[in-house]
Molecule: SAM riboswitch aptamer (S box leader)
Organism: uncultured Ruminococcus sp.
RNA sequence: CUUAUCGAGAGUGACGGAGGGAACAGGCCCUUUGAAGUCCGGCAACCUGCAUUGCAAGGUGCUAAAUCCUGCGGUAUUAACCGAAAGAUGAG
Numbered sequence: 001c002u003u004a005u006c007g008a009g010a011g012u013g014a015c016g017g018a019g020g021g022a023a024c025a026g027g028c029c030c031u032u033u034g035a036a037g038u039c040c041g042g043c044a045a046c047c048u049g050c051a052u053u054g055c056a057a058g059g060u061g062c063u064a065a066a067u068c069c070u071g072c073g074g075u076a077u078u079a080a081c082c083g084a085a086a087g088a089u090g091a092g
Base pairs, nucleotide, nucleotide: 001092002091003090004089005088006087011040013039014038015037019030020029021028024071025070026069027068041063042062043061045060046059047058048056049055050054067086072083073082074081075080
């Protein structure tokens, strides 16, 4: 850069000790009733293997809230809906 998906699913754990929620901005939330991170466990999106509409869990990925909501355009007339843009993940 191209392409596909992004409203589902998944912890009563151990270590750790103050942050976090995927660019930026504005909101709103989670968190000492333990954040991020690591390990173990789990889920099953893509690739992979077998292939039967299923199975496996090998490589990544994921494991609060719709990609948490909004931002740009349209409709609506107010965070609702649709489409994009941007972002994340997989493959090339």